[in-house]
Context: one part of a larger RNA
RNA sequence: UGACGGGGACCCGCACAAGCGGUGGAGCAUGUGGUUUAAUUCGAAGCAACGCGAAGAACCUUACCAAGUCUUGACAUCGAGCUAAAGGUAGAGUAAUGUCUACUGAGCCUUCGGGCAAGCGAAGACAGGUGGUGCAUGGUUGUCGUCAGCUCGUGUCGUGAGAUGUUGGGUUAAGUCCCGCAACGAGCGCAACCCUUAUUGUUAGUAGCCAGCAGGUAGAGCUGGGCACUCUAAUGAGACUGCCAGGGAGAACCUGGAGGAAGGCGGGGAUGACGUCAAAUCAUCAUGCCCCUUAUGACUUGGGCUACACACGUGCUACAAUGGCGUAAACAAAGUGAAGCGAGAGGGAGACCUUAAGCAAAGCACAAAAAUAACGUCUCAGUUCGGAUUGUAGUCUGCAACUCGACUACAUGAAGCUGGAAUCGCUAGUAAUCGCAAAUCAGAAUGUUGCGGUGAAUACGUUCCCGGGUCUUGCACA
Numbered sequence: 001u002g003a004c005g006g007g008g009a010c011c012c013g014c015a016c017a018a019g020c021g022g023u024g025g026a027g028c029a030u031g032u033g034g035u036u037u038a039a040u041u042c043g044a045a046g047c048a049a050c051g052c053g054a055a056g057a058a059c060c061u062u063a064c065c066a067a068g069u070c071u072u073g074a075c076a077u078c079g080a081g082c083u084a085a086a087g088g089u090a091g092a093g094u095a096a097u098g099u100c101u102a103c104u105g106a107g108c109c110u111u112c113g114g115g116c117a118a119g120c121g122a123a124g125a126c127a128g129g130u131g132g133u134g135c136a137u138g139g140u141u142g143u144c145g146u147c148a149g150c151u152c153g154u155g156u157c158g159u160g161a162g163a164u165g166u167u168g169g170g171u172u173a174a175g176u177c178c179c180g181c182a183a184c185g186a187g188c189g190c191a192a193c194c195c196u197u198a199u200u201g202u203u204a205g206u207a208g209c210c211a212g213c214a215g216g217u218a219g220a221g222c223u224g225g226g227c228a229c230u231c232u233a234a235u236g237a238g239a240c241u242g243c244c245a246g247g248g249a250g251a252a253c254c255u256g257g258a259g260g261a262a263g264g265c266g267g268g269g270a271u272g273a274c275g276u277c278a279a280a281u282c283a284u285c286a287u288g289c290c291c292c293u294u295a296u297g298a299c300u301u302g303g304g305c306u307a308c309a310c311a312c313g314u315g316c317u318a319c320a321a322u323g324g325c326g327u328a329a330a331c332a333a334a335g336u337g338a339a340g341c342g343a344g345a346g347g348g349a350g351a352c353c354u355u356a357a358g359c360a361a362a363g364c365a366c367a368a369a370a371a372u373a374a375c376g377u378c379u380c381a382g383u384u385c386g387g388a389u390u391g392u393a394g395u396c397u398g399c400a401a402c403u404c405g406a407c408u409a410c411a412u413g414a415a416g417c418u419g420g421a422a423u424c425g426c427u428a429g430u431a432a433u434c435g436c437a438a439a440u441c442a443g444a445a446u447g448u449u450g451c452g453g454u455g456a457a458u459a460c461g462u463u464c465c466c467g468g469g470u471c472u473u474g475c476a477c478a
Stems, first nucleotide, its partner, number of pairs: 001478002004474002007472007015462002019426005026317008034308002042053002064303007073126001077125002081120003087104006107116003128292002131290003137286002139281003142277001144275001149188006155164003168179003194269004199237007208227003213224003240263001243257005319419001323378005329372001335366003340359002344355004385416001390411007432454007
């Protein structure tokens, strides 16, 4: 100087407390461990692995296993030599690839010698490796932590390691600012600049809108017309402790008030200092070294990654009346669409099928928002709760749904009556609850990422638990 303390002081955080809702019990989904297996590919491991890499394993993917094949190779450069080239079609054969046969097939330039392109191809240089090492590395990422810290120059002090500045008194979300001070300045962080949301002016007015005027309808911005309003999207304004009062040191700042759409950082996002964990990743990629080279490379078919005495994590659905079911009504936002979205009409009990308008979209479509409100019914039951499981018949995607897809109809109707010890999230348009969309994607979400609807309770406080910051003290340690 650090680190550490079941030392001290001060401060902060959904850290506790105060509340609301969960998890832990049930069924299922999903990930992991374990076990099994020919293989169940690999990685991730307290917080910070476990709906994680994977924004989507039937084949492919795929890295694993079995079997069958290839050996200059599936891919790249060079390459003696060869070719009515490459390619296409058909056939034989195979589990499939490889393999074999037949037919067809004449690119570009040319000095007509040939050259270029393409294919085949000996020998070989080499290719190839999701093989090993993340404890050889780059790059990227997590975490402490959006915590308020981490340093430097000059000066001064100390023999020196170092100290000072950065400590002290206040204050702040903040090493934020003020005052003081052997310090004076500066840098990386904080804040601001960026995006979005809340108010509004101007400009613009179609594909958006419809107040007034006219026409028009079963109904309708449907038409003329208009751009006032809504909205859209460009550019401005607006919030700065600016104003007032009190407190405070005539400071920083704090408390209250006015005005205001918004008030003291207005809400949200992006943004992550010096560093820590030999943290993660050689399987995104790159890469040193080591290893394989008729195989640890490459191709194909089938299987596996989907197994199942069990254990754990994360979720979904419930256990019901603040509810279930039925009928007929209302109100979003944000997205997506051409190998696409698909209205309408017809068919079907339904998944869906047939036909087909419009739309490369403020135009048309997906599209029905659902909770909610109204009316009716059920009356506390393992039930008109709950839907697992199973049977049968189907639909769709796709060469192909057996292993192993989603959905539909009918039938079946399991556990479950609110969950032990323990444990998690959340402070406001939040929790809780309700639906909608998108990425990936042929098909396949209870996951993920977004979007809006309805919309709470509680916070006395900092004694305690956890984590962090500053100062100080002690010294087993470096």
Small-subunit ribosomal RNA, 3' major domain from an uncultured bacterium, 478 nucleotides, folded computationally. The coordinates come from a structure-prediction model, not an experiment, and the mean pLDDT is 82. Its Rfam family is "Bacterial small subunit ribosomal RNA".